[in-house]
RNA sequence: GCCCUCAUAGCUCAGUUGGCAGAGCGCGAGACCUUUAAUCUCGUGGCCUUGGGUUCGAUCCCCAAUGAGGGUG
Numbered sequence: 001g002c003c004c005u006c007a008u009a010g011c012u013c014a015g016u017u018g019g020c021a022g023a024g025c026g027c028g029a030g031a032c033c034u035u036u037a038a039u040c041u042c043g044u045g046g047c048c049u050u051g052g053g054u055u056c057g058a059u060c061c062c063c064a065a066u067g068a069g070g071g072u073g
Base pairs, nucleotide, nucleotide: 001072002071003070004069005068006067007066010025011024012023013022019056026044027043028042029041030040031039049065050064051063052062053061
């Protein structure tokens, strides 16, 4: 230099005919228990990396940028 993959909650990650953004962990409250832990219930959380484009409508499709990882001369 060229090619490929990835970027979504505090963390690890889901999210397909384009139509209300989710799980686990974490955190908060409660139940249970003599207490703690464990368990259970409820709750809590997002400008979906940035800027444009397409569309009635974009996390999703197209272009570019930035960052991370991998392959290759």

Source information: The RNA shown here (transfer RNA) has 73 nucleotides and comes from Emiliania huxleyi CCMP1516. RNAcentral holds the sequence, with entries from Ensembl Protists and Rfam. The source organism's lineage runs through Eukaryota, Haptista, Haptophyta, Prymnesiophyceae and Emiliania huxleyi. Its mean pLDDT, the model's own confidence on a scale to 100, is 81. RNAcentral records the identical sequence in 2 taxa.